[in-house]
């Protein structure tokens, strides 16, 4: 550079109530790359929203309008502390104590449905 394959998990047990895997008490989960080994530090992706291009499509005498694919700068994008712990180094391990988790749907969701058997940061492996 080209191909190929692989790249996200989770409602346990109980109350309330007509209804709740969404409310309360209890329990579970945690992508990639970097570094002393991260859901929380630094940076990416994914969702979302997006100047502008590029392709089709329809209406019109044209100007232009309207719409469907497609790329795409940039933009948005949650959450940690403490230890007379170990140690050369750790907001990362070891102890404790907290804290977050897009949209859309419905009794109000990190765990259920749904976009999605998608994507895609990155890996692996072959030329």
């Nucleotide at each position: 550079u080209u191909c190929u394959u692989c790249a996200g998990g989770g409602u346990u047990g109980g109350g309330u109530g007509u209804g709740a895997u969404u409310c309360c008490c209890u329990a579970c989960u945690g992508g990639c790359g970097g570094u002393a080994a991260a859901g929380u530090c630094c940076g990416c992706g994914a969702c979302c929203c997006g100047a502008g291009g590029g392709a089709g499509g329809a209406a019109g005498g044209a100007a232009u309008u309207c719409u469907u694919c497609u790329c795409g700068a940039g933009g948005c994008u949650g959450a940690c502390c403490c230890g007379u712990g170990u140690g050369a180094a750790a907001c990362u391990c070891c102890g404790g104590g907290a804290c977050c988790a897009a949209c859309a749907g419905u009794a109000a969701a990190g765990u259920c449905u749904g976009g999605a058997u998608g994507a895609a940061a990155g890996a692996a492996g072959a030329a």

This is a predicted structure of a 127-nucleotide RNA (FMN riboswitch aptamer (RFN element)) from uncultured Acetatifactor sp. Model confidence (mean pLDDT): 86 of 100. RNAcentral holds the sequence, with entries from MGnify. Taxonomically the source falls in Acetatifactor (Bacteria, Bacillota, Clostridia, Lachnospiraceae).